[in-house]
Formats: sequence, C1' cells, structure tokens
RNA sequence: GAAGUCGGCCAGACAGCCGCCCCGCAAGGGGAGGAAAGUCCGGGCUCCAUAGGGCAAGGCGCCAGGUAACACCUGGGGGGCGUGAGCCUACGGAAAGUGCCACAGAAAAUAUACCGCCCCUUCGGGGGUAAGGGUGAAAUGGUGCGGUAAGAGCGCACCGCGCUGGUGGUAACAUCAGUGGCAGGGUAAACCCCGCCGGGAGCAAGACCAAAUAGGGGAACAUAUGGCGCGGCCCGCGUUGUUCCCGGGUAGGUUGCUUGAGGUGCAUGGCGACGUGCAUCCCAGAUGAAUGGCUGUUCAAGACAGAACCCGGCUUAUCGGCCGACUUCAAUU
Repeated sequence: GAAGUCGGCCAGACAGCCGCCCCGCAAGGGGAGGAAAGUCCGGGCUCCAUAGGGCAAGGCGCCAGGUAACACCUGGGGGGCGUGAGCCUACGGAAAGUGCCACAGAAAAUAUACCGCCCCUUCGGGGGUAAGGGUGAAAUGGUGCGGUAAGAGCGCACCGCGCUGGUGGUAACAUCAGUGGCAGGGUAAACCCCGCCGGGAGCAAGACCAAAUAGGGGAACAUAUGGCGCGGCCCGCGUUGUUCCCGGGUAGGUUGCUUGAGGUGCAUGGCGACGUGCAUCCCAGAUGAAUGGCUGUUCAAGACAGAACCCGGCUUAUCGGCCGACUUCAAUU
C1' cells in the first nucleotide's frame, strides 16, 4: 500500500415562526424504527369452566448453560468450506420394520460377468476369476507386499469397521491398548422408531355506562340413558335444552391504554450469553387515525421506511459514516 474477516456505535443536532396530539391547575414537559415490516416462534394479560387426567394432531432433536419462555442466545463437540482470520450446520436411530436409489450399466439385492485374465479343448465349447477396463452419484472395504494356473482378506502390515477395556472431560466426545478377517452400501428435510414439549381463542380479547326496539311470531327434534360447556376423541366435573324460518331495534361513549420480565450509569460474579447490588430517569398513546411546513447554522443525514395491548427473538429490505481487533499478499528497511 492492497485485499479480506469479525465486532460495536449513529439514524441527526441547535435556534426561530406558523400548525397538530398527549400529560399537567398553571408554569412547563413529551411526541414513530433498526427494522415499527413478515405475522414466523415464545410469553405477559383477558375470556371460555374448575384448564383436571389421558390419547391424538403438532413442534423440537449433538452436549452443557442462559432466559419468564422459545424452534432464540452463549460456550463446547462432531462434520463441511476457506491459504488464513473465520463461516455454515439439513447434528437422536439404518442391527425394529416398510419404501426409494431414475438413466446408463452384465449387475444397484434373490447380486452378477459386458470387455478382459488363466486352464482344458473334439475348436462347437467347458471350468475358474472379480485383481485390470468400461457404465454410473455410488460396483461389495482401501493402499502395499507375498502367494496363485490366473486371481481374491487367500495370508501379512497399516488404515477403516465391530467388540472389550484404560485415561481425560459434567457431557457430547477425544485418545490409547487388546481382539476379530469382519462384509453389501446410501437415504429418515422418506414413512417410521426413540426422547422431550404439547387446552383453545385473542385488545376487533374483555369490562362498564347510556340509548332504542316487539323480552315478538312460527316450526322441527330431544328430554336427564338426552342436550350444552370455543380445533378432535375418551374419562372426570359442572350445568340444564338444541336447530331453522319471518319480522324489529342498536352498533354511541368510557375503559383496557402504557411504570415495564423498563431504560441509563457505576460496581461486582462469570470465557460468555447473562446474573446480583447501588444510584438515577419516566421515554407516543392516536382512534377516518397526531410530530407537518418555512428559515438560519452545523453535519455524514441518505436508503429501507410510520406505533395501534405489551415484551423477548428470528427472518426479510436497506443508505451513509465513524471506531476497534484480526488475517493474507506485495514492496522497502
């Protein structure tokens, strides 16, 4: 100097004029995001019943922690990618069973012999073989040596695989030793098996007030062994009807509604996620939907883009700047 990797921060600030919403007696104070988005997970809260027991649907799937909880996060292990810093993870089980592996190829499971190699031959063929070649994503453990008519775990060494044990680690696992020539592989983000979780609906939930009408009319079924009780089934428990048709009225207001598993600072424990203690702050609550326009200074200020009960995550979209650490390459000293 160039090229990369990882992490953190910011989302304008100050002043003035006019215009909105909330809190407050007033003075005065406050007023969209890092994703507010998707509605994908998890909860808080409300209601259904007093959410009780079980099954099933469904979800997750290496180990250990964090958290209110999670399919999230942190740390570690295995596997893969990269020269590296680092990144990804589709990560329980194929010896419970079933299914699938197209085409090509002789053959992809009831395993075989297309070419080839060796032996015999009456030259028609017969026997042996899976080491070499071909096909394929994958060909029946791999490499080497010996052996053989030619070969083959046929034998041996190493690797792989199974079994048994030692050491380290909470564990996933790692490593070491012994033993067995051991024989078809892959696929479970295929069905399945195993382990754990596992009521439903949702602020348009719900609560209260006011007003109005006709507490209207008709039919069918059931009748405590029945019906109803918010995804399905059973048990238990509670309670006492269900369905259809015609006609009429209302749909306005208040609340829920923002003080929280809250933010910030310091200290402390921990590799870390995070926890604990002290101090300090109040930081949107609209409802046909509020923060807009103009001017000046400064600047880096632009893209993606606007809360609607709240919070913790994940995913997607995206502009620009600043800071820190690390890796590789080139040149010079």
Description
Predicted 3D model of a 333-nucleotide RNA (Bacterial RNase P class A) from a Gammaproteobacteria bacterium. The coordinates come from a structure-prediction model, not an experiment, and the mean pLDDT is 76. The sequence is in RNAcentral, with records from ENA. Taxonomically the source falls in Gammaproteobacteria (Bacteria, Pseudomonadati, Pseudomonadota). It is recorded under the gene name rnpB.